The RNA shown here (Lysine riboswitch aptamer) has 157 nucleotides and comes from a sheep gut metagenome. Model confidence (mean pLDDT): 76 of 100.
RNA sequence: AUAGAGGCGCAGUGAUCAAGAGUAACCGCAGUGUAAAAGGCUAUCGCAAAGCCGUUGCUCGCGGUAAAAGGGUUCACUGCCGAAGGACAUAAGCGAACUGUUCCUGGGCAGACGGACAAUAUCCGCCUGACUGUCGCCAAAAGUGGCGGAGAGCUAU
Repeated sequence: AUAGAGGCGCAGUGAUCAAGAGUAACCGCAGUGUAAAAGGCUAUCGCAAAGCCGUUGCUCGCGGUAAAAGGGUUCACUGCCGAAGGACAUAAGCGAACUGUUCCUGGGCAGACGGACAAUAUCCGCCUGACUGUCGCCAAAAGUGGCGGAGAGCUAU
């Protein structure tokens, strides 16, 4: 440099489905409460306070119409095996994206805790547990077992 391996392997795109949700928003009805400029009414006359009426808006109730986004299931396709995820930095009013050989993580699963989210779905962080791949050391006749490390690794040429 090239080609590969780990397996419920990683990420992306499209379609589909559930949820989001009978929710938000809009329209109508009626009443309560509340707020408000102007208006009207109430004393023998005038003014004013206060109270009442009506109008409009808002909260709540009933009825009608009725979504969407992020996230997720399944299938297909594509690119791949630091695949990818996260933190931090740069940028910037904030956020997202791009960028960085700055740092952490071999991989998936389960669980506790914390965070995001409508969510008991899912995702992220850290910890624990067994499982699994890889290399090193030790032990064994062997099957295999024990301990330890990290992908800037491992195998083949």